[in-house]
């Protein structure tokens, strides 16, 4: 902005338009008919003029005609009035409707819904039956006219009028009111009917028909009765969440008379009365429309009230009442607010939660559309008019349903793209390509049902009527479609124009490659990502659903995780601290009644839709329409009686009582009594006492402590004392009396269900702690002092205040616990004990049996997660009652009881975690136990740590000081040997198929010898040289070198946390499994433990375990003794030679040497042990209980080391991160720290003399005699391929001598000069000699390390590596101690048990406090707002009363 309620002129009167009629006019027009006038024409005809003809004038008469005018008539047209009528439009009077329809869900916890009754307490417009009627009058208002205010909306004044508008009368049995005998009905209260007086109340027309004073027929009206329909009002029953809302209530509760209302009612006034509700939740707070029904569930249940369709409610907000049959009225009135628009500022208007649309808000919700054709509604007699109710179209995959985007066929499988073990595999019959349909879709033609009714025009029939309209039936023609040219249906094209979205770590269905590298991200929960990510991103490929797919959001559901169906409460969450009791809730035996529950059978109801089943229409399905069942409910009735309840009798078993016993820390109260404790006097008596791990403070010469004897006071009551005893728990302990609960037994007298259990209440209730007022010995929070410690506001001391006691009052908690409410009944068993009673036996209750009551332990069935429980149930049941519902937050706030205060009881949420717990079970751990080992402590001995200095390594340096190794188990390691190389590093010059392999093409034999340039590699030449093999050759092939190009090579670049191998280390430790059995739901136990024993899980015995394996020991090696065998290079005992050296002869006895062998096995006595293992002790023997030493390393642990030994995935480098070459560097130096050497010296040094090894090297080697040299060395070059020669003199020790305790005749570091040797080369940066220098060192803080015998010190020897270099490393022998009670402690280690909140396992694990900042909740002087309630003030409309006024109804005026 436009549309949603109007309609009816057949109620009325008016005014507009159009029309038609009368009637009276009026203009005009035509006609006719009558008069007149004037012109002309033509007949007569006169005159007058002109010369005749002729005209021309004037006249008259008749005819025609044309013009005109009058009057009457007829028409017609136009106009006017007046009536009448038709049609139409307008607004007003009136009539019906505007309470329906449509919309929303604010408020409502209510009789609002829901269902099932009541109304005898009522209404009902329109519609239907049936009865009877409508008569006679009367005065208004609008409209309209004219005047008047106002800007408008809009209003007044006069003045006129109609009516199905409005009054009066009049009739009226019926109908209302009032008396109301009498009859009826009613279970009662009550109702209802009659006679009969009284008394009230009606009304309106309008249209057609007709044969017409009259009759008739529709249709309205009235008055009554009854029905249909629709409603009012009242009841049972059932409807969210808080008790942290516990007490509400004054018209409240009832009565009694009255007003009101359609109608009962405190609805409302008056008066009496003091009632009413309420844990079965009243009051209040929050939240919410309710229901058929949908969603979910196997159902109970939960959750939910959008679409449809029943009710309510409300219509800006908030009040109020008018009309009306109905309203307290969505598109009415009024009044008040608040908004919004108009205004002349005076005032006015408005109310989309009707349809469409806009604006905001939001995640987020449409079209200003057709049609009244169908269905309904309104008014109308009817056409017909209104209807955004409706029917449709539009928009939005919002939901449901159907359908396409092809279908056949096609390779051992293109192409491409992904993977790849490079062989293939996958994507895939998909695709191409061949054949074929033809929905959709696009061109084109055809084309619906939904319509029938009603109207109108006709035929006919019927019933009434005089008739006739009008009623009724029926036929025929015609007329009416928004949707729509749509649904559908036929022709013609072509596979053509139509696939997405989600996932692919497990839950789940579906897995690879690449990126990225705790980043970027994923995410429902577990969780992924820190370089090989099925988890992130993105290909490939796969999986799911498909015009949809994910996501979020709420709801069910899984979840028996609010458990009615259907849990639970000893330790997971949960038993109330005990008790007593109201209400409640359950409740033994027998026999009658009721029938309330319960159960059957009937009758109502329980809409419809919806859902189930059958069927039937669109092509099919979603939709739709028909039948059925059902709606598990309620109500009314008829019936059963076994339960349950209720009554009425009756038992005696459960209760209870009385009779007779015994027990007992069971309460309260009053007195007594000893023992310690500590004060108080006194006595003996002297220096200490006391305390402690060890002090110390404390007391003590003013006389303690000890110790006598006297005395005071307070507190608890050894011994008995006992998983003993009583109590309801809390608790109760010398004795004695006094009061005074309760259990137990016995034997069976009484009472008869009286019982149980127990929300509130109400009483008890340790210990601390509160008030008042006493006591105070000894204890002893707070304090205080002493120690203790890094500190100690504690643990331990040495005082002490409160308190402990008592009287009365409070407090009401607890690990108030058996972390197990209470009753009763049933379920194997054994053994203790307390109280009692029987039996039998006896002098005797001494035993022994048996039952009750109590109080322990053990075990069975069952029961539990498991542990355990088990007649004292945690067994089986069955009745109250309390309690729980992840953790934290929190038993915290807030509120409300209590309490004098501490506080207590009740008892939350925000937030926040993906837990939190519980029982077991393997391990690890313990400043937990028990047993044992072990150079692990501890006795010893010698050392490190301190000096110089070798050597590793931090860390600094630097171009580089290449890398590795990091506690024990890196640090004289990897390196058994860095000038140059090695070497990987750093610089600086070179190379690019390469220093090395394969594999192809040319060429050239490789080699040798040589320039030049350069530091060197290289780079550029010069010369020499022509070989192998097969050859039938120009040939061919192998090898070697040089050129080319391309696959490739290379790389000590990374990752050792991607890996194999190799090593290290717990540990040479005694131990780690397995297999079948057997136990446990299992994890997992057993065996492997347990009694002995070993070094040893070694053996032995015992065992639900019985065997077995990988370790252990053995077996191998060297070593000790003996034999045997062999006898040269070794060996000499006897013999012989000799140069005196086993040299030589001879020998092989010895030694030795390297092969065999022998021997030790607890084998033998004794003892000890269980008659076992076995262990002590002894004999023998060279050697004893594994003789010494090696070798030898169990399952596994340390992401233990190494990618730099080698190997090897992945990743990088590719004129370099390859590779060559020079020079440097790994050798740096303020430090620091491991390994070591050498020393600080007399058990020494140093000269001199002089002895004795083993193990081992050696031909690019050892090197011998012999000379030089002060030496290192040199010359030399003999001998050895080695029991033969050499390296080879061992050294310490031993004898002598010197030193004489001194930084020295210790000690040898720097350093400087001389030299030697290897080596291309010793400048950086080797190693040795001599000669000179002569450091620091005078036994090392704190810590720390090795070693148990041929060990440790202690001396010297060799060898690998090596051109050389050795204090390290492997190794060899000489000389050769000292201790070892012992296992408490320290370190590691076993195996048995415990405790665990720990399992990346104590180097765990975790608690508490702390800055800024922001989040959440809470307190908080106060402020601001919102909302309920509640109490008063101010009040509008309005309704109802009162009053003034009134002879009179409407009607005026108040």
């Nucleotide at each position: 902005u436009g549309c949603a309620a109007g309609u009816c002129g057949a109620g009325c009167g008016g005014a507009g338009c159009a029309g038609u009629c009368g009637u009276c006019g009026g203009u005009c027009g035509u006609c006719a008919g009558u008069g007149g006038u004037c012109a002309g024409u033509c007949g007569u005809u006169g005159g007058u003029a002109u010369u005749c003809u002729a005209u021309a004038c004037c006249g008259a008469c008749g005819a025609c005609c044309g013009a005109u005018u009058a009057c009457c008539g007829a028409u017609g047209a136009c106009u006017g009035a007046c009536g009448a009528c038709u049609g139409u439009u307008c607004a007003g009077c009136g009539g019906c409707g505007g309470a329906c329809g449509g919309g929303u869900g604010a408020g409502u916890a209510a009789c609002g819904c829901g269902u099932g009754g009541g109304u005898a307490a009522c209404c009902u417009a329109c519609c239907c039956a049936u009865a009877a009627g409508a008569c006679c009058g009367g005065g208004a208002c609008a409209a309209c006219a004219c005047c008047g205010g106002g800007a408008a909306a809009c209003c007044g004044g006069u003045g006129c009028u109609a009516a199905u508008a409005c009054c009066g009368g009049a009739u009226a049995c019926a109908c209302c009111c009032a008396u109301a005998a009498u009859c009826c009905c009613u279970g009662g209260g009550g109702g209802g009917g009659u006679a009969a007086u009284g008394g009230g109340g009606a009304a309106a027309g309008g249209c057609c028909c007709u044969u017409g004073u009259g009759g008739g027929g529709c249709u309205g009206c009235u008055u009554a009765u009854g029905g249909a329909u629709g409603g009012g009002c009242c009841c049972g029953c059932g409807u969210c969440c808080c008790a942290u809302u516990a007490g509400c209530u004054a018209g409240u509760u009832g009565g009694u008379a009255g007003g009101g209302u359609a109608a009962g009612g405190g609805c409302c006034u008056a008066c009496c009365a003091a009632g009413g509700c309420g844990a079965c939740g009243a009051u209040g707070g929050g939240u919410a429309g309710c229901c058929g029904g949908c969603c979910u569930g196997a159902g109970a249940g939960g959750g939910u009230g959008g679409u449809c369709g029943g009710c309510c409610a409300c219509a800006c907000u908030g009040g109020a009442a008018c009309u009306g049959a109905g309203a307290c009225a969505c598109g009415g009135u009024u009044c008040a607010g608040a908004c919004u628009c108009c205004u002349a500022c005076g005032g006015g208007a408005g109310g989309c939660a009707g349809c469409a649309g806009u604006g905001g808000g939001g995640a987020a919700u449409c079209u200003u559309g057709c049609g009244c054709a169908a269905u309904g509604g309104g008014c109308g007699a009817a056409a017909g008019c209104c209807u955004g109710a409706c029917g449709c179209a539009g928009c939005a995959a919002c939901g449901c349903c159907g359908c396409g985007u092809g279908g056949g066929g096609g390779a051992a499988g293109a192409a491409g793209g992904c993977c790849u073990u490079c062989g293939g595999g996958u994507u895939g019959u998909a695709a191409a390509c061949c054949c074929u349909u033809g929905u959709c879709u696009a061109g084109g033609g055809g084309g619906a049902c939904g319509a029938a009714a009603g109207g109108c025009u006709u035929a006919g029939g019927g019933a009434g009527g005089a008739a006739a309209u009008g009623c009724c039936c029926c036929g025929a023609g015609u007329u009416u479609g928004a949707c729509g040219g749509u649904a559908c249906c036929c022709c013609u094209a072509g596979a053509g124009g139509a696939a997405g979205c989600c996932c692919c770590g497990g839950c789940u269905a579906a897995c690879u490659a690449c990126g990225u590298g705790c980043c970027a991200g994923c995410a429902g929960c577990c969780g992924c990502g820190g370089u090989a990510a099925u988890a992130c991103g993105u290909a490939g490929g796969g999986g799911g659903c498909g015009a949809g797919c994910g996501u979020u959001g709420u709801c069910c559901g899984g979840a028996a995780u609010u458990a009615c169906u259907g849990g639970g409460c000893g330790u997971a969450a949960a038993g109330g601290g005990c008790g007593u009791g109201c209400a409640g809730g359950c409740g033994g035996c027998c026999a009658g009644g009721u029938a309330a529950g319960u159960c059957a059978g009937g009758u109502g109801u329980g809409a419809a839709a919806u859902a189930c089943c059958g069927g039937g229409g669109c092509u099919c399905a979603a939709c739709c329409c028909c039948g059925g069942g059902g709606c598990u409910g309620c109500a009314c009735u008829u019936g059963a009686a076994a339960c349950u309840a209720u009554c009425u009798g009756g038992c005696u078993u459960g209760a209870g009582g009385g009779c007779a016993g015994g027990a007992g820390a069971g309460g309260g109260g009053a007195g007594u009594g000893g023992a310690a404790u500590u004060c108080c006097c006194g006595g003996u008596g002297u220096a200490g006492c006391g305390g402690u791990g060890a002090a110390a403070u404390g007391c003590g010469u003013a006389g303690a402590u000890a110790u006598c004897g006297g005395g005071a006071g307070g507190a608890a009551c050894a011994c008995c004392a006992g998983u003993g005893g009583c109590g309801a728990a809390g608790g109760c302990g010398a004795c004695u009396c006094c009061c005074u609960g309760g259990a137990c037994u016995g034997g069976c007298c009484c009472u008869g269900a009286c019982g149980c259990u127990g929300a509130g209440g109400c009483g008890c209730g340790a210990a601390a702690g509160c008030g008042u007022g006493g006591g105070g010995a000894g204890c002893g929070a707070a304090c205080a002092g002493g120690a203790u410690u890094a500190g100690a506001u504690a643990c331990c001391c040495u005082g002490g205040u409160a308190g402990u006691c008592c009287a009365c009052g409070c407090c009401g908690u607890a690990a108030a616990c058996g972390a197990u409410g209470g009753g009763u009944g049933c379920u194997a068993g054994g053994u203790g004990u307390u109280g009692g009673a029987g039996g039998u036996a006896u002098c005797g209750a001494c035993c022994c049996c048996u039952c009750c009551a109590g109080u322990g332990c053990c075990g069975c069935a069952g029961c539990a997660a498991a542990c355990g429980c088990a007649a004292u149930a945690a067994g089986c049941a069955c009745c109250c009652c309390g309690c729980c519902u992840g953790g934290g937050g929190a038993g915290u706030a807030c509120g409300g009881c209590c309490g004098c205060a501490a506080g207590g009881c009740u008892g939350a949420a925000a937030c926040u975690c993906a837990a939190a717990g519980g029982a077991a079970u393997u391990g690890a751990c313990g400043g937990g136990g028990g047993c044992c080992c072990g150079c692990a402590c501890a006795a010893g001995c010698g050392g490190u740590g301190g000096a110089g200095c070798a050597u590793g390594u931090g860390g600094u340096u630097u171009a580089a000081u290449u890398c590795g190794a990091c506690g024990c188990a890196a640090c004289g390691c990897g390196a058994a040997g860095a000038a140059c190389c090695u070497u990987a590093c750093c610089a600086g010059g070179g190379c690019u198929u390469g220093a090395c392999a394969u594999g192809c093409c040319c060429c050239g034999a490789a080699g040798c010898c040589u320039g030049u340039g350069g530091a060197a590699a290289c780079a550029c030449g010069g010369g020499u040289g022509u070989g192998u093999c097969c050859u039938u050759u120009u040939g061919g092939g192998a090898g070697c070198g040089g050129g080319g190009a391309c696959a490739c090579a290379g790389g000590u670049g990374g990752u050792g946390c991607a890996u194999g191998g190799u090593u290290g280390u717990c540990g040479u430790c005694a131990g780690c499994u397995c297999g079948u059995g057997u136990c446990g739901u299992g994890a997992g136990a057993u065996g492997u433990u347990g009694g002995g024993u070993u070094a040893a899980g070694u053996c032995c015995c015992g065992c639900a375990a019985c065997g077995a394996g990988c370790g252990c020991a053995a077996c191998c090696c060297c070593u000790a003794c003996c034999c045997u065998u062999a006898g040269u290079u070794g060996c000499c005992a006897g013999c012989a030679c000799u140069g005196u050296a086993g040299g030589u002869g001879g020998g092989c006895a010895c030694u030795c040497u390297a092969a065999g062998g022998g021997g030790a096995c607890u084998g033998c006595c004794g003892g000890u042990g269980a008659c076992a293992a076995a262990c002590c002790g002894g004999a023998g023997g060279a050697a004893g209980g594994u003789g010494g030493g090696g070798a030898u390393g169990a399952c596994g642990u340390c992401a233990a080391a190494u990618c730099a030994u080698c190997a090897u995935g992945c990743c990088c480098c590719u004129u370099a991160u390859g590779c060559c070459c020079u020079g440097g560097g790994c050798u740096a130096c303020a430090c620091a720290c491991g390994u070591g050497c050498u020393a600080c010296a007399a058990u020494g040094g140093c000269c001199g003399g002089c002895a004795c090894a083993a193990c081992g090297g050696g031909u690019a080697g050892c090197g011998a005699a012999g000379g030089g040299g002060u030496g290192a060395c040199c010359c030399g070059g003999a001998g050895c391929c080695a029991a033969u020669c050499c390296c080879u003199g061992a050294a310490a020790a031993c004898c002598g001598g010197u030193c004489c305790c001194a930084g020295u005749u210790c000690g040898g570091a720097u350093u400087g000069c001389a030299g030697g040797c290897u080596g291309c080369a010793a400048c950086c940066c080797g190693c040795c000699u001599g000669c000179a220098u002569g450091a620091a060192g005078u036994c090392g803080g704190a810590a720390u390390c090795g070693c148990u015998a041929g060990u440790a010190a202690u001396c010297g020897c060799g060898g690998g590596u090596c051109a050389g270099c050795a204090u390290a490393c492997c190794g060899c022998g000489g000389u050769g101690a000292a201790u070892a009670c012992g296992u408490u402690c320290c370190c590691g280690g076993g195996c048995c048990u415990u405790g665990u909140a720990c399992a990346c396992a104590c180097c765990g694990c975790c608690c508490g406090u702390c800055a800024c900042a922001c989040c959440a909740c809470g307190a908080g002087a106060g402020u601001c707002g919102g909302c309920a309630a509640c109490a008063c003030c101010c009040g509008a409309a309005g309704c109802c009363g009162g009053u003034g006024a009134c002879c009179c109804a409407a009607c005026c005026c108040g």
A computed fold for a 1454-nucleotide RNA from an uncultured bacterium, annotated as small-subunit ribosomal RNA. The RNAcentral record of the sequence draws on Greengenes. Model confidence (mean pLDDT): 82 of 100. It matches the Rfam family "Bacterial small subunit ribosomal RNA".